Description: A computed fold for a 73-nucleotide RNA from an Acidobacteriota bacterium, annotated as transfer RNA.
[in-house]
C1' cells in the first nucleotide's frame, strides 16, 4: 500500500429494508429475610461511529470518512 470483517444501553452481543430498537450482565427501587446474599417483579439507560446518497419507510442498501481486529506485501 492492498484485501476482508467489526463499530447497537455501562459490559459482552442479537436485530441483515416495514411503522413503537431488544436479551443477558451490571445499576437502581421494590419484594423476599433479624440482617446480608441467592431468589422473584419493576424502572432508568441508545443521536444504532460520523457525514451523505437510494427508497412511502434505513441500524438493516450504497459512497466517503473516523475508530478498530486479522491477513498479504
Nucleotide at each position: 500500500g492492498g484485501g476482508c470483517g467489526c463499530u447497537u444501553a455501562g459490559c459482552u452481543c442479537a436485530g441483515c429494508g416495514g411503522u413503537u430498537a431488544g436479551a443477558g450482565c451490571g445499576u437502581u427501587c421494590g419484594g423476599u429475610u433479624u440482617a446480608c446474599a441467592c431468589c422473584c417483579g419493576a424502572a432508568a439507560g441508545g443521536u444504532c461511529g460520523a457525514a451523505g446518497g437510494u427508497u412511502c419507510a434505513a441500524a438493516u442498501c450504497c459512497u466517503u470518512c473516523a475508530g478498530u481486529g486479522c491477513c498479504c506485501a
Taxonomically the source falls in Acidobacteriota (Bacteria, Pseudomonadati). Rfam family: tRNA. Gene Ontology term of the family: triplet codon-amino acid adaptor activity. The prediction has a mean pLDDT of 82. The sequence was found in a public genome assembly.